[in-house]
């Protein structure tokens, strides 16, 4: 220097151009003598930053920015 990969809730991952979602964690209530476990709801997000295509973009294409393998 070249190439492919990944970036999305705290963490650890889905996400097929059309309401941004899971588990685990956080909080609250139930339950218990009391804690844990259960059960019920609840909060958290400019989808790494920008431009562009589009009616519409987390998803397509471009630049960067960080990380991770690779060749040289």
């Nucleotide at each position: 220097g070249c190439c492919u990969c990944u970036g999305u809730a705290g963490c650890u991952c889905a996400g097929u151009g059309g309401u941004g979602g899971a588990g685990c964690g956080g909080c609250u209530g139930c339950c218990u003598c009391g804690u844990a476990a259960g059960c019920a709801g609840c909060a958290g997000g400019u989808c790494g930053g920008g431009a562009g295509u589009u009616c519409a973009a987390g998803u397509c294409u471009c630049c960067c920015c960080a990380g991770a393998g690779g060749c040289u």
The prediction has a mean pLDDT of 84. The RNA shown here (transfer RNA) has 72 nucleotides and comes from a Candidatus Woesearchaeota archaeon. Its Rfam family is "tRNA". The organism belongs to Candidatus Woesearchaeota, within Archaea.